[in-house]
Molecule: FMN riboswitch aptamer (RFN element)
Organism: Lentisphaerota bacterium
RNA sequence: GAAAAUCUUCAGGGCAAGGUGAUUUCUUUCCUUUAGUAGAAGGAAAGAAAAAUUCCUGACCGGCGGUAAAAGUCCGCGACUUCUCCGUUACGCAUACGGGGAACUGAUAUGGUGCAAAUCCAUAACCGACAGUAAAGUCUGGAUGAAAGAGGAUGCUG
Numbered sequence: 001g002a003a004a005a006u007c008u009u010c011a012g013g014g015c016a017a018g019g020u021g022a023u024u025u026c027u028u029u030c031c032u033u034u035a036g037u038a039g040a041a042g043g044a045a046a047g048a049a050a051a052a053u054u055c056c057u058g059a060c061c062g063g064c065g066g067u068a069a070a071a072g073u074c075c076g077c078g079a080c081u082u083c084u085c086c087g088u089u090a091c092g093c094a095u096a097c098g099g100g101g102a103a104c105u106g107a108u109a110u111g112g113u114g115c116a117a118a119u120c121c122a123u124a125a126c127c128g129a130c131a132g133u134a135a136a137g138u139c140u141g142g143a144u145g146a147a148a149g150a151g152g153a154u155g156c157u158g
Stems, first nucleotide, its partner, number of pairs: 001156001005154006015058001017057003023050012059138002061128002063077004072126002081103008108124005130141003
């Protein structure tokens, strides 16, 4: 310095604060039925307590590669979700495991600087899988998973 190959490590952040109160529980009083009384069952009203990181105000967060210069909102990739094909257990189906393919895949403008910026600076916006639960980008869960990708070792040569 370095091709293939093998092995290996790493690889996601975020409810400060305030308000509301679905719902639940308790207490008291009253009513109805039953009962000899005590009491039992059902219902109503009033009061109290708890109660949403999901609602409202507000707060906070930003995977990977690329791009004339640094990007949640440009280009592409991964992940989630849905479907499908192949292989194996075994003839078929279901399921499981391994590998591949397809669909889906959110959101930005204006001004400034500059050789160059949808990336920097200023201002004002916008976006965020599925399941659970009081309606979730931030809680819990699949996930001690998977993975774009980043690095290291061996090997080879000087």